[in-house]
RNA sequence: GGGGUCGUAGCUCACCUGGUAGAGCGUUUCGUUCGCAACGAAGAGGUAGCGGGUCCGAGUCCCGUCGGCUCCA
Numbered sequence: 001g002g003g004g005u006c007g008u009a010g011c012u013c014a015c016c017u018g019g020u021a022g023a024g025c026g027u028u029u030c031g032u033u034c035g036c037a038a039c040g041a042a043g044a045g046g047u048a049g050c051g052g053g054u055c056c057g058a059g060u061c062c063c064g065u066c067g068g069c070u071c072c073a
Base pairs, nucleotide, nucleotide: 001072002071003070004069005068006067007066010025011024012023013022019056027043028042029041030040031039049065050064051063052062053061
């Protein structure tokens, strides 16, 4: 310098035929207990690395850019 791949809730990851985002763990509250753990119930929490474009509509397609991993030189 060139190619590939990944970048979604605090963490690990889904969602990849475009229709306005979910799971597990964690966390908060409540219940059960003398208390803790465990278990059960309920809740909060992200607009998808960043910028732009296409489209009625994009995390999901296109372009640029930043970062991680990797291959080639």